Description:
Small-subunit ribosomal RNA from an uncultured Bacillota bacterium, 1437 nucleotides, folded computationally. Model confidence (mean pLDDT): 85 of 100. It matches the Rfam family "Bacterial small subunit ribosomal RNA". The RNAcentral record of the sequence draws on ENA and SILVA.
């Protein structure tokens, strides 16, 4: 890929124009040849004449057929969409500025005459293609005369008309100036002119793509008058004279692109788009050019140039599918080298006719659009399979099978068209098609997509952030409805899904129909040009506007009603409709224009007072520094706190004087001025504006403003001054992990002045100007008026609060972000990026205008509940502070890290793990490691068979399990048998302390006993929410009060339970004794009693009840009497909504995985007790407030039967023997301990007790690994513990000791008693946590958050780039093909003139010159686009 093309077809025709040529009949002729009928002759061999026939030839006549010449057509019909931003196309108009062949109408005419040429012949040249020479002829071919007109030209004068130039008509004179045959005699033709149709050419309004990062183009350009040229207007083309033409309503550039009816799509309006139909335009290999002709600058013509192909004998030709098939290429992809001119059309002809890949039609594509079928009714044992499954079902599903029907399509047999329309006949490609009958069988015909929301459709299993899937959110890390399969829905249907692309939705570019305080988004701010808007009143005009009428708006398409195909698609006919443009004649209210005028807008002009309003120049006081000089002495200065720095060469402070530069305290303020930037001591001089009063003049003189000009803080540039104090850089001190920072000590530039650049800013009210309406209140500044004031109205400014409307909400609210009008300017998802490239402007810094690629699903704005602040406010808590005694040191215990190891079994891990799970690891526990056994199993449940048992005692073997021997040898029976046990055997199962606490139940923990978390109803809000629950007291409390658009309630609190403090009642033994008796060495030991204590039931009390004071006459608080207790009296169980994917699958249950002679079970030994360390929690200590002796009282609360044990003995002890007494207010355990008194005298001790050695004791099957206890002996660190840290606020810390749970034994550990008993709390500043109100927020898995920006690493697109390939246009110069045109023509030169003729003339042409001119050469500056070492940032991860 308007890319190359093999091959065939696609535009021929006409013999009634013409001459030939060929061929067919006929007639004629005939000098030929053959045959020969008759005839004559005749040597009978045979000769002559000779009708007739055949042949060849002529010539006429007549049919066919045709290569020339001759006419008509190839300009139409088909293709295509490169080019083309243009009068190309669309519309409407215009030619008084034109042509038109065939076709119709209509007037006239067609005479007389000539030379010639192609075919043909004949010679020739060339492979070819194509030709040259002589000769010969025709004609509707060319020629010349004639005649002619109302044609045409020129000149003279006239009439009408119109639209400028000019038209039309009539006159006279001149001048020019046509034809053709043909025949079947019917006609077709010819020529000239006037009309017509239809067709072409050429002006005009109007409409028609993006870019201004394209702003300045243009020299034939723009007009003129002349001339050329064309059918015809024109710079179209030429000289010559003028300097002019188009542009911001976008000229010229540049890139797109045939234009149009229409198509698609939308409610419309608009938005894409130009396939098939219809119109118009280009274009025909590409690039120029003409010729012919009525038409062409010609698709199947021609010449030249350029590329490419093919042919050649190398000399030299041919060609041009964007016709119709078809091929090759390219491509994601698009068909047969079919049939026929019957039908419609067209060319040619008088017709027959011939030609037509125009056309009819067939083939191939489910490409679309329509229509139909793959069957219908019945049919529950709800079949069978398939999936699910709670194992009951459930679902596929009336679906199948079966029964009855039926036959569109398909496939058979038979018939069989319209299309050919008007008198007849002939003709049919499609076609034996369509269509119509017949028979006959459910037979042959259903797939795609989907099933998390959006969006209709759910279940299994596979798979474990893997494979995937995904249009957008998203799905997938072991229970995926997202993925893969399945079964089972949905949804479409001979199509269903994808993908590209356009349109809706998107009001997300907004005319209709949008927006700019904060979301993107108001120009920094005036002036004013151009433009767009503009006040009241009157006439006019009629441009816009209305309203009427004609035209035009082509056909198809579109709707709307009909009609034909069986229906629909489709097709056909009517109609509307095409929303536009033109033309007449009309209205005049608005816009507009013209004229007059007014005076409310705007302006002047007078008075008058306010002001940090601009420029210039004087002036002045304070401070700061600095210099001189004096006083004076050692420090100053500066800081969180110090250092640098200054100072005895005398600072600082302090006095006096002097210099010198900047900036103006108080006034001063929520003022005031200005257009904004901005302006502040004081005076003067020059200026600009605003406002008020009165109402005297102008008369609309106005708003906005693209472009322009002009101003315009700080910081910065330039040049020349000035420089006190501040003060970037810059030094130096600090601070810090580091400080290139904040503090600190100096210091340059600058800060100021003049001049002259820049022009930006959070230039903000993030709110553009201007006019006009739309409730109040209440400061304040200027003027004015009224009022005595106090106040009040007004006008202009400058605030706050608030109403209606507005607004997403915040919040705007007469200074509007409200309602209205008019300009202006911006906006149109983040990031890239205000970059990058160009241009401007600038000394530079840099500024203005200002993209793209690529990349992200957000970015954002306002409010909401959260959490969270090294934000506030208020308040609690041993939360700090004030105190008491520890921890951290040291030994030892325990637990944990970590090492180690056959195992050291597992879990617990920040507070809220770590003396935890463990209420007690020698076996056992045990789950860990070896090593040794069983496999329906150690255990449950079923079934068979056997057996009577098991079990237990004794025995062999073995380390045990086992495993074999002996003894004992089961119950009820209706005697069939059945229980119950055991062994075997089979097979369901049985078994896991195997994973998964992030699949769970449950049960903890933790915030936290903090005071809080919620609901219903209402009210607020668009909502999320909010209000109740904030608030103002109060309180241990969301405890009460009060208040309140909120009334109520619920789960928390508190209070009911249980303990303890008091009293009272009831009982009164095993408990108690005042009194009464007895009795004892002693004793409640006994009688009696229950007063007491004291046990243990039932009550009382305590509620801020009472007074006082305080508050708000509230709650409450404070302080007080009473009381055993006082403001919840102490303690205790009790833990809201909820966090923390907290802890626990190893208590327990449990889903899902996993293991099945083992990841199960028995045994046996080992191991969880290992030890370089490191923590954590104790426990003993370091001593004298203490050890050690000895003395000698007083609890509480538990606990005892395979138990506590007294008493007694015996041993130093631990304990032993023996054993009373208690299942307990009786007995024991049990001695409590600190106290008390003496000893010791500050020492590594008379402290401390580890460690270790002997010797025991105990429990048990067994203390070697690995137990407690005793008694001798030994006699280690340790002298009070760095940094850090814990715990207590009262009967509490701290110090004694007591008991229990577990347990055969083991207790520094845990739970629990009771005795002795303190210190302190000024107060909330700080540390930690906790509450309620506010506040920021860009968090929201919530600050352990969120996120910046540099490095490295890998990819992605882009900028600059030495320079280096290309491309398109234009511009200057060179050469210049064909070609018109010009001019030349010595050559050529039939027709027409002269001339007897030869010859000359004229017309033409050859050649040659000249102008332009395609394609090419070259040059110069620029544009685009690829590559490019290196380079700059950018995006994602």
């Nucleotide at each position: 890929a308007a890319u190359a093309c093999a091959u065939g077809c696609a535009a021929g025709u006409c013999g009634a124009a013409c001459g030939g040529g060929g061929u067919u009949a006929u007639g004629c002729g005939c000098c030929g040849g053959g045959u020969g009928c008759g005839g004559c002759c005749u040597u009978c061999g045979g000769g002559c004449c000779a009708a007739g026939c055949c042949c060849a030839u002529g010539c006429a006549u007549a049919g066919c057929c045709u290569a020339g010449u001759g006419g008509c057509g190839g300009a139409c019909g088909g293709g295509u969409g490169a080019g083309u931003a243009a009068c190309a196309c669309g519309u409407g108009g215009g030619c008084a500025a034109u042509c038109u062949g065939c076709c119709c109408g209509g007037u006239a005419c067609a005479c007389g005459g000539g030379g010639a040429u192609a075919a043909g012949c004949g010679c020739u040249g060339g492979a070819a293609a194509c030709g040259g020479c002589g000769u010969c002829u025709a004609a509707u071919a060319c020629c010349c005369g004639a005649u002619a007109a109302g044609c045409c030209c020129c000149c003279a004068a006239g009439g009408c008309g119109g639209c400028a130039u000019c038209g039309c008509c009539a006159u006279g004179g001149g001048g020019g100036g046509a034809a053709a045959g043909a025949u079947u005699u019917a006609u077709c033709g010819g020529u000239a002119c006037c009309g017509g149709a239809g067709g072409a050419g050429c002006c005009c309004g109007c409409g028609c793509a993006u870019g201004a990062u394209u702003a300045g183009c243009u020299a034939g350009u723009u007009g003129g008058a002349g001339g050329g040229g064309u059918a015809a207007u024109g710079g179209c083309c030429c000289a010559c004279c003028a300097a002019g033409g188009c542009a911001a309503c976008g000229a010229u550039c540049a890139u797109u692109a045939g234009c149009c009816g229409g198509c698609c799509u939308g409610a419309g309006a608009g938005g894409g788009u130009g396939a098939a139909c219809g119109g118009c335009c280009a274009c025909a290999c590409c690039g120029g050019g003409a010729c012919u002709g009525a038409g062409a600058c010609a698709c199947g013509g021609c010449c030249c140039g350029g590329a490419c192909u093919c042919c050649u004998a190398c000399g030299g030709g041919a060609g041009g599918c964007a016709g119709c098939a078809g091929u090759a290429a390219g491509g994601g992809a698009u068909a047969u080298u079919g049939c026929a001119c019957a039908a419609u059309g067209g060319g040619c002809g008088c017709a027959a006719g011939c030609c037509u890949g125009a056309u009819g039609c067939a083939g191939c594509a489910a490409c679309g659009c329509c229509g139909c079928g793959u069957g219908a009714a019945g049919g529950a044992a709800g079949a069978a399979g398939g999936c699910c499954c709670u194992u009951g079902g459930g679902u596929u599903g009336u679906a199948a099978a079966c029964u009855u029907c039926u036959a569109u399509c398909g496939a058979g047999u038979g018939g069989g068209a319209a299309u050919a329309a008007a008198a007849a006949a002939a003709u049919g490609a499609a076609g034996g098609u369509a269509c119509c009958a017949c028979a006959g069988u459910a037979a042959g015909a259903a797939g795609c997509c989907c099933c998390u929301g959006c969006u209709a459709a759910c279940u299994a299993c596979g798979u474990g952030c893997c494979a995937g899937c995904a249009g957008c959110a998203g799905c997938g890390g072991u229970a995926a409805a997202a993925c893969g399969u399945a079964g089972g829905g949905g949804g479409c249907a001979a199509g269903c899904g994808u993908u590209a692309u356009c349109c809706g939705g998107a009001a997300u570019u907004a005319c209709u129909g949008g927006g700019u305080g904060u979301a993107a988004a108001g120009g920094g701010u005036g002036g004013g040009u151009a433009g767009c808007c503009g006040g009241c009143u009157u006439u006019g005009u009629a441009a816009g506007u209305c309203a009427u009428g004609g035209g035009u708006g082509a056909a198809a398409u579109u709707c709307c009603g009909a009609g034909g195909c069986u229906u629909a698609a489709c097709c056909u006919c009517g109609g509307a409709a095409c929303u536009g443009c033109c033309c007449a004649a009309g209205a005049a209210a608005c816009u507009a224009c013209a004229a007059a005028g007014c005076u409310a807008g705007a302006g002047u002009a007078u008075g008058g007072g306010a002001g940090a309003g601009g420029u210039u120049g004087g002036c002045g006081g304070a401070a700061u520094u600095c210099c001189u000089a004096g006083u004076g002495u050692a420090g100053c200065g500066g800081u969180g706190a110090a250092a640098u720095g200054c100072g005895u060469a005398g600072a600082u402070a302090u006095u006096a004087g002097g210099a010198g530069g900047a900036a103006c305290a108080c006034c001063a303020g929520u003022g005031g001025c200005g257009a904004a930037g901005g302006c502040g001591g004081c005076c003067a001089a020059c200026u600009g504006g605003a406002c008020c009063a009165a109402g005297a003049c102008u008369g609309a003189c106005g708003g906005u403003g693209a472009g322009c000009c002009a101003c315009g803080a700080a910081a910065g540039c330039g040049u020349g001054g000035g420089g006190a104090g501040c003060g970037a850089a810059c030094a130096g001190g600090a601070u810090u992990a580091g400080a290139u920072a904040c503090c600190c000590u100096g210091g340059u530039a600058g800060u100021c002045c003049a001049c002259g650049c820049c022009g930006u800013a959070a230039a903000c009210g993030a709110u553009g100007u201007u006019a006009g309406c739309u409730a109040g209140g209440u400061g304040u500044c200027g003027g004015c008026c009224c009022g005595a004031g106090a106040g009040g109205g007004u006008c202009g400014g400058u605030g706050c609060c608030g109403g209606c409307g507005c607004a997403a909400a915040c919040g705007c609210a007469a200074u509007a972000a409200g309602c209205u009008a008019a300009c202006c300017a911006c906006c149109u998802g983040g990031g890239g990026a205000g970059u990058a490239c160009g241009c401007a402007c600038g000394c530079a810094a840099g500024u203005g205008u200002g993209a793209a690629a690529c990349u992200c699903a957000a970015a954002g704005g306002a409010a909401u509940u959260g959490a969270c602040g090294g934000g506030g406010g208020c308040c609690c808590g041993c939360a700090c502070a004030a105190g008491c005694g520890g921890u951290g040191g040291a030994g030892c215990a325990u637990g944990u890290g970590g090492a180690u190891u056959a195992a050291u079994u597992c879990g617990a891990u920040g507070c809220a793990a770590c003396g935890c799970g463990a209420a007690g690891a020698a076996c056992c526990u045990u789950a860990c490691c070896g090593g040794g056994g069983c496999u329906u199993g150690a255990c449950a449940u079923g079934g068979a068979u056997a057996u009577g048992a098991a079990a237990c005692a004794c025995u062999u073997g073995g380390a045990g399990a086992c495993a074999g021997g002996u003894g004992c040898c089961c119950c009820c029976u209706u005697c069939g048998g059945g229980g119950c046990a055991u062994a075997u055997c089979a097979c369901a199962c049985a078994g896991g302390u195997g994973g998964u606490g992030c699949a769970u139940g449950g049960u903890u923990g933790u915030c936290g006993u903090c005071a809080g978390c919620u609901c219903g109803u209402g009210c607020c809000g668009u909502g999320a929410g909010a209000u109740g629950u904030u608030g103002g007291g109060u309180u241990a409390a969301g405890u009460c009060c009060c208040g309140c658009a909120a009334c109520g309630a619920g789960c928390g609190c508190a209070a009911c339970c249980c303990u303890u403090g008091c009293c009272u009642u009831c009982a009164g033994u095993u408990g108690c004794c005042a009194g009464c008796a007895c009795g004892u060495a002693a004793u409640g030991g006994u009688g009696g009693g229950c007063a007491c204590c004291c046990u243990g039931g039932a009550g009382g009390g305590a509620c801020u009840g009472c007074c006082g004071u305080g508050g708000a006459c509230a709650a409450c608080a404070c302080g007080g009497a009473g009381g055993a207790a006082g403001g919840u009296g102490g303690g205790g169980a009790u833990g809201a909504u909820g966090u923390c994917a907290a802890a626990u699958c190893a208590u327990c249950a449990u889903g899902c995985c996993c293991c099945u002679u083992a990841c199960g079970u028995c045994c046996c030994g080992g191991g969880c007790u290992u030890c370089a360390c490191a923590c954590g929690u104790g426990c003993u200590a370091c001593a004298a407030u203490g050890g050690c002796c000895g003395u000698u009282a007083c609890a509480a609360a538990g606990c005892g039967a395979u138990g506590c044990a007294a008493a007694g003995c015996a041993g130093c002890g631990a304990u032993g023997c023996u054993g009373a007494g208690c299942g307990g207010a009786c007995c024991g355990c049990a001695a409590a301990a600190a106290a008390c008194g003496g000893c010791c005298c500050c020492a590594g001790u008379u402290c401390g007790g580890a460690u270790u050695g002997c010797a025991g004791g105990c429990u048990g099957c067994a203390a070697c690994c690995c137990g407690c206890c005793u008694g001798c002996a030994u006699g280690a660190a340790g002298u009070u513990g760095g940094a850090a840290u814990c715990g207590c606020u009262a009967g509490u810390a701290a110090u004694c000791g007591c008991g229990g749970a577990u347990c055969a034994g083991c207790a520094u550990g845990c739970c629990g008693c009771g005795g002795u008993g303190a210190a302190u709390a000024c107060g909330u500043u700080c540390c930690c946590g906790g509450g309620c109100c506010u506040u920021g927020u860009a968090c929201a898995c919530a600050c352990c958050g969120c996120c910046c920006g540099u490095c490295a690493c890998a990819c992605c697109a882009u900028g600059g780039g030495a320079g280096u390939u290309g491309g398109a246009a234009g511009c200057g110069c060179c050469c210049g093909a064909a070609g018109u045109c010009c001019g030349u023509g010595a050559c050529c030169g039939a027709a027409c003139c002269c001339g007897a003729a030869a010859g000359g003339g004229a017309a033409g042409g050859a050649g040659c010159g000249g102008c332009c001119u395609a394609a090419g050469g070259u040059g110069a500056a620029g544009c685009c686009a690829g590559c490019g070492a290196c380079u700059g940032g950018g995006g994602u991860u």